The RNA shown here (glmS glucosamine-6-phosphate activated ribozyme aptamer) has 179 nucleotides and comes from Tenuibacillus multivorans. Rfam family: glmS glucosamine-6-phosphate activated ribozyme aptamer. Rfam's curators write: This entry contains a glucosamine-6-phosphate activated ribozyme that is found in the mRNA for GlmS. GlmS is an enzyme that uses fructose-6-phosphate and glutamine to generate glucosamine-6-phosphate. The ribozyme catalyses self cleavage of the glmS mRNA that is thought to regulate GlmS activity. The family's RNA type in Rfam is riboswitch.
RNA sequence: UAGUAUCUAAAAGCGCCAGGGCUAUUUCUAUGAACGGACUAAAUAGAAAUAGUUGACGAGGAGAAGGUUUCAUCGAAUAAUCGGCGGGUGCCUUCCAGUUGAAUGUCAUCUCAACUGACACGUUUUACGUGAAAACAUAGAGGCGACUCUAUGCACAACCACAUAAAACAAGAUGACAC
Numbered sequence: 001u002a003g004u005a006u007c008u009a010a011a012a013g014c015g016c017c018a019g020g021g022c023u024a025u026u027u028c029u030a031u032g033a034a035c036g037g038a039c040u041a042a043a044u045a046g047a048a049a050u051a052g053u054u055g056a057c058g059a060g061g062a063g064a065a066g067g068u069u070u071c072a073u074c075g076a077a078u079a080a081u082c083g084g085c086g087g088g089u090g091c092c093u094u095c096c097a098g099u100u101g102a103a104u105g106u107c108a109u110c111u112c113a114a115c116u117g118a119c120a121c122g123u124u125u126u127a128c129g130u131g132a133a134a135a136c137a138u139a140g141a142g143g144c145g146a147c148u149c150u151a152u153g154c155a156c157a158a159c160c161a162c163a164u165a166a167a168a169c170a171a172g173a174u175g176a177c178a179c
Stems, first nucleotide, its partner, number of pairs: 014086004019082001020054012057075003063095006096117006104178008122169006129162003136153007
């Protein structure tokens, strides 16, 4: 250094890197000045090898079990945040639980429908309000360099989330109490 085995820890724009981008070194090829020819320096371009570097900026998101994968939400960015592998709070099914479902009212139970997840939202429409970090700039540290790390300052999102208001729409049965 590589491989194998065991143990422990960590995270979800999370982890890793053999494609690609970029950097450096070495070698090769081409262009390449002085009357002309040739050679050739610096320099430029390309190729190969080696080594490095880059490879997601936040918001949002977890009832249980099983299953599933190129495609598991939203926007921001001077846009490789490309591409690949793995994982994943997504999605599907079942179970559990919750909300709503007018006919005088309240409560309880069962079935059904739609929507949700213990901060548990009935559906649709409209209005209104609130909400980011990178990037960027400056400064410092490391590196030949690409680039990496830290601090300060500075705004701006999204039908994604939350809050408020209005309107329309949304079942059947049984029992008890009141009127």
Notes: Its mean pLDDT, the model's own confidence on a scale to 100, is 77. The organism belongs to Tenuibacillus, within Bacteria.